[in-house]
RNA sequence: ACGGCCAUAAGUUAAUGGUAAACUAAUCGUCUUCCAAACGAAUAAUACCGAUUCGAAUUCGGUUGGCCGUA
Numbered sequence: 001a002c003g004g005c006c007a008u009a010a011g012u013u014a015a016u017g018g019u020a021a022a023c024u025a026a027u028c029g030u031c032u033u034c035c036a037a038a039c040g041a042a043u044a045a046u047a048c049c050g051a052u053u054c055g056a057a058u059u060c061g062g063u064u065g066g067c068c069g070u071a
Base pairs, nucleotide, nucleotide: 001070002069003068004067005066006065007064010024011023012022013021018054027041028040029039030038047063048062049061050060051059
């Protein structure tokens, strides 16, 4: 330099173009003499900019970052 793959919550993963879901962790509460476990509640995310579409996490283009490959 060129090509390919990946990017969703603090972490790990889901989601036929149609309400972004779950588990773990953290916080609060119930329970308990206390802790743990269990149960419940709330918070928190589609890397960024555009395009297409009635509607985009999903399709298309570009950018950024990471990984891999070729020379």
Transfer RNA, 71 nucleotides, folded computationally. It matches the Rfam family "tRNA". The family's RNA type in Rfam is transfer RNA. The coordinates come from a structure-prediction model, not an experiment, and the mean pLDDT is 81. The RNAcentral record of the sequence draws on Rfam.